Source information
The RNA shown here (Bacterial RNase P class A) has 380 nucleotides and comes from a Paracoccaceae bacterium. Rfam family: Bacterial RNase P class A. Its family is annotated with ribonuclease P activity, dimeric ribonuclease P complex and tRNA processing in the Gene Ontology. The sequence was found by an Rfam model in a public genome assembly. Of the family's consensus pairs, 93% are formed in the model.
RNA sequence: GCGGAUGGCUGGAUGAUCGCGUGGGCCGCAAGGCCCGCGAGGAAAGUCCGGACUCCAUGAAGAUAGGGUGCCGGGUAACGCCCGGCCGGGGCAACCCGAGGGAAAGCGCCACAGAGAACAGACUGCCCCGGCGCAAAUCCGGGGUAACGGUGAAAAGGUGGGGUAAGAGCCCACCGGGGGGCUGGCAACAGACCCCGCAUGGCAAGCCCCACCCGGAGCAAUGCCAAAUAGGGACCUCGCGGUGUAACGCCACGGUUUCUUCAGCCCGGAGGUCCGGGUCGGCAGCUUGAUCCUGUUGGCAACAGCAGGACCAGAGGAAUGGUCAUCCAGCGGGGGCGUGCCCCUGUGGACAGAAUCCGGCUUAUAGGCCAUCCGCGCAU
Numbered sequence: 001g002c003g004g005a006u007g008g009c010u011g012g013a014u015g016a017u018c019g020c021g022u023g024g025g026c027c028g029c030a031a032g033g034c035c036c037g038c039g040a041g042g043a044a045a046g047u048c049c050g051g052a053c054u055c056c057a058u059g060a061a062g063a064u065a066g067g068g069u070g071c072c073g074g075g076u077a078a079c080g081c082c083c084g085g086c087c088g089g090g091g092c093a094a095c096c097c098g099a100g101g102g103a104a105a106g107c108g109c110c111a112c113a114g115a116g117a118a119c120a121g122a123c124u125g126c127c128c129c130g131g132c133g134c135a136a137a138u139c140c141g142g143g144g145u146a147a148c149g150g151u152g153a154a155a156a157g158g159u160g161g162g163g164u165a166a167g168a169g170c171c172c173a174c175c176g177g178g179g180g181g182c183u184g185g186c187a188a189c190a191g192a193c194c195c196c197g198c199a200u201g202g203c204a205a206g207c208c209c210c211a212c213c214c215g216g217a218g219c220a221a222u223g224c225c226a227a228a229u230a231g232g233g234a235c236c237u238c239g240c241g242g243u244g245u246a247a248c249g250c251c252a253c254g255g256u257u258u259c260u261u262c263a264g265c266c267c268g269g270a271g272g273u274c275c276g277g278g279u280c281g282g283c284a285g286c287u288u289g290a291u292c293c294u295g296u297u298g299g300c301a302a303c304a305g306c307a308g309g310a311c312c313a314g315a316g317g318a319a320u321g322g323u324c325a326u327c328c329a330g331c332g333g334g335g336g337c338g339u340g341c342c343c344c345u346g347u348g349g350a351c352a353g354a355a356u357c358c359g360g361c362u363u364a365u366a367g368g369c370c371a372u373c374c375g376c377g378c379a380u
Stems, first nucleotide, its partner, number of pairs: 001376010012327007020039008041351001045362002048360005053218004058263006066214005071085005086100001087098004101209002106207002108203003123149001125145007157175006176198001177196004182191003222284004232275007241251003253268001254266003291310008328349001330347007
């Protein structure tokens, strides 16, 4: 100097003028006026996860269905998130990605090509014996073989050597695979050693098996006030039991769950379909929080503890905007010259708007800046 990787910050500024919403205070019968303060985001988006909060569900035990997660350890209110590791893959590397338990429980799929695609093979071939033949040519029959070549994404482990009629883990060495204990590590795992010729593909982001986890609905939740109509009509299904008491009670039936058992509670009535009518008003929920900032302690880190400080929208069809001027980041053109600055001129600033709130993930983003790391080249 060039290229790459990771993390972070910012994403216009100032003045004038006119205009918005809201919290608190004061004045006013009210409408409203005055003063002080505050007023969109890093993603507010997606609605993909997890919760706080509100209401509903009777509880216990067992079983089943459905859904979610899927290496180890830690963090967190919790998570499918974050941090640190292990293993696998990509990359020269910094780094990035992983839907990361099980293929020897079972079922299923692998188009086309190819002889054959998993209880999976003989197309080109190679070797031996016999026959015809002058022939070591060609052809026919029998047997052995899967090393070589071909097809394919993938072909019965790979490389080398020995052996063989020719070959083959047939045998050997190393690699790969399986098993064993030893050492290190909390662990996932790793290392060296020993044994075994070895069951020889892939897919479980196919069904499935295994381990762990999981009530439902949602601020249009929910609560209060006010007001109004028609305490409406039609049809269907099941049920309306026994004993005993002055009464209560007891048994059986029904309901309360996906099912079963037990217990509790409720009912003598329960459920379903269709037609029609009223209420679209006001107040609360509503922003003080698993909140933010600074310092410090512990920790590799995520994060946690302690101390101090701060209050940062609360609308209700939905507010923060309009105009003018100047400056500035970037880009183009021209000029000067001290090579990095100055002057003139033109242009120009992304994605995008809270709605109960919070922790994440994912997606979009003009331009500018900072830090660290990797690779290549050059100079000293």